[in-house]
């Protein structure tokens, strides 16, 4: 310096041919349950989908450009 590849709730992860309101497991917080804890069960809160910009009636999805991180080469030593 070149090629792939990944970033979406705290955490580990889906998201289909761009289209109805952006999910799930885990954890959190409240219940119910029990003598009490855990276990289970019900609710519930948590996201500007790395950034920024174009494209469209609509972008987590597509397209430029940027930070992070991993793998592969080159390059210098």
């Nucleotide at each position: 310096c070149g090629g792939g590849g990944a970033g979406u709730a705290g955490c580990u992860c889906a998201g289909u041919u761009g289209g109805u309101u952006a999910g799930a497991g885990u954890g959190c917080a409240g219940g119910u349950u029990u003598g009490g804890g855990g276990u289970a069960c019900c609710u519930g809160a948590g996201g500007u989908c790395g950034g920024c910009g174009g494209u469209u009636c609509a972008a987590g999805u597509c397209c430029g450009c940027u930070c992070u991180c991993c793998c592969c080469g080159a390059c210098c030593a």
Molecule: transfer RNA
Organism: Pseudomonadota bacterium